Context: one part of a larger RNA
RNA sequence: UUGGGCGUAAAGAGCGCGUAGGCGGCCUCUCAAGCGGGAUCUCUAAUCCGAGGGCUCAACCCCCGGCCGGAUCUCGAACUGGGAGGCUCGAGUUCGGUAGAGGCAGGCGGAAUUCCCGGUGUAGCGGUGGAAUGCGCAGAUAUCGGGAAGAACACCGAUGGCGAAGGCAGCCUUCUGGGCCGCCACUGACGCUGAGGCGCGAAAGCUAGGGGAGCAAACAGGAUUAGAUACCCUGGUAGUCCACGCCGUAAACGAUGAAUACUAGGUGUCGGGGAGCAUGGCUCUUCGGUGCCGUCGCAAACGCAGUAAGUAUUCCACCUGGGGAGUACGUUCGCAAGAAUGAAACUC
Numbered sequence: 001u002u003g004g005g006c007g008u009a010a011a012g013a014g015c016g017c018g019u020a021g022g023c024g025g026c027c028u029c030u031c032a033a034g035c036g037g038g039a040u041c042u043c044u045a046a047u048c049c050g051a052g053g054g055c056u057c058a059a060c061c062c063c064c065g066g067c068c069g070g071a072u073c074u075c076g077a078a079c080u081g082g083g084a085g086g087c088u089c090g091a092g093u094u095c096g097g098u099a100g101a102g103g104c105a106g107g108c109g110g111a112a113u114u115c116c117c118g119g120u121g122u123a124g125c126g127g128u129g130g131a132a133u134g135c136g137c138a139g140a141u142a143u144c145g146g147g148a149a150g151a152a153c154a155c156c157g158a159u160g161g162c163g164a165a166g167g168c169a170g171c172c173u174u175c176u177g178g179g180c181c182g183c184c185a186c187u188g189a190c191g192c193u194g195a196g197g198c199g200c201g202a203a204a205g206c207u208a209g210g211g212g213a214g215c216a217a218a219c220a221g222g223a224u225u226a227g228a229u230a231c232c233c234u235g236g237u238a239g240u241c242c243a244c245g246c247c248g249u250a251a252a253c254g255a256u257g258a259a260u261a262c263u264a265g266g267u268g269u270c271g272g273g274g275a276g277c278a279u280g281g282c283u284c285u286u287c288g289g290u291g292c293c294g295u296c297g298c299a300a301a302c303g304c305a306g307u308a309a310g311u312a313u314u315c316c317a318c319c320u321g322g323g324g325a326g327u328a329c330g331u332u333c334g335c336a337a338g339a340a341u342g343a344a345a346c347u348c
Base pairs, nucleotide, nucleotide: 003320004319005318007302008301012316014200015199016198017197021193022192023191025087026086027085028084029083030082031081033080034079035076036075037074038073039072040071041070042069048066049065050064052062053061054060090190091187092186093185095182096181097180098179102176103175105173106172107171108170109153113149114148115147116146117145118144119143120142124135125134161168162167205246206245209242210241214240215239219235220234221233222232257315258314259313260312261311262310265293266292267291268290269289270288271287272286273285274284275283276282277281297304298303321348322347323346330341331340332339333338
């Protein structure tokens, strides 16, 4: 490679946009490249297969045909493909509605915390399993009033919503992306996937600047302990926050790639539409999301089960025993940290 696989055994790229490529709805006509039939021509040497011949046989050798193909002409037109025309169910657009922590920017708010100032007030506070370090008569803790700062938004809150993913939550406003429903007016296959490529991408980390309340790697001290470079306690610096630019990784998880079609039901919930009863609620129904249970089927089992891990098709990524190793070397990227790509010897 073939084959078989990829929720948990090795294996789905973190996510999207999209180039080449691959694949692609219904109808009519046409071409005949693919495809199929026929005819003719041709088919390197050896090997191989079949027939015949030569060494007494065989191996071996000789010869004929085939095998493997190739070309031309001709016929066919279901399928694939090319061309022309048409269609509307795929896809998209208009119009009318609609839910939402989707994104960006600006403004505002209250609770809490810490600090500062002042009042009351006096000997403790704090902390723990118990303590101690620590803070406090230079007046702490507690309590009342005033002020400052930074960060995060209790209740609502959900088994809820939105987003491609990462992720998104006080309130108001600006700008803005996407979705869903209804109508069936318009375009007329415009589609799906997507090697490379481009973009987005938690936390930590990096560059120079600002900010710094709380928390808190490192660090210091107190405990615990045989020891305690920990768990517990008292402190505490980077960092956490903002703006510019990098980094590009995560158990980036549903450990489950994207798209389409089909395949029993039941029950909750979110956003729309329709009908009915007759009302301010229920019933029926339909489309889209999000959960649970469950049939067929699948599965090694666990389990999955219309949100498939079922039945099929298309395209992409990936796997091929464990360790060595996501290492070495090389290359690309990065300020660095490092990331990406990614072996072998050896060993079991």
Molecule: small-subunit ribosomal RNA, central domain
Organism: uncultured bacterium